[in-house]
RNA sequence: UUACGAUAAAGGCAAAUGUGCUGAAAGGCACUGACGCAAAGCUAAAGGGACUACAUCAGGAUGAGCCUGACAAGUCAGCCAGCUGCUCGU
Numbered sequence: 001u002u003a004c005g006a007u008a009a010a011g012g013c014a015a016a017u018g019u020g021c022u023g024a025a026a027g028g029c030a031c032u033g034a035c036g037c038a039a040a041g042c043u044a045a046a047g048g049g050a051c052u053a054c055a056u057c058a059g060g061a062u063g064a065g066c067c068u069g070a071c072a073a074g075u076c077a078g079c080c081a082g083c084u085g086c087u088c089g090u
Stems, first nucleotide, its partner, number of pairs: 003090004012037002018031005035078001041083003047080002049076003056070005
């Protein structure tokens, strides 16, 4: 340096829940709290996949509100993946 592994040491992150704020929603932020994580660090049109659909378009219905479908560069990295990285061991 590279690959693999995770027993130890020093540490790190923080699910669900609850509270507040925010967003049309998915979701996000803060506090709480730890289910777990050897990358639960970073990367979201420009690798794949998943979620939402305000607006827009199409159809239906109504006096108007409404319903159905399509659609993201809007969202998710704790789905896979890519990149980077600490310690010890082999």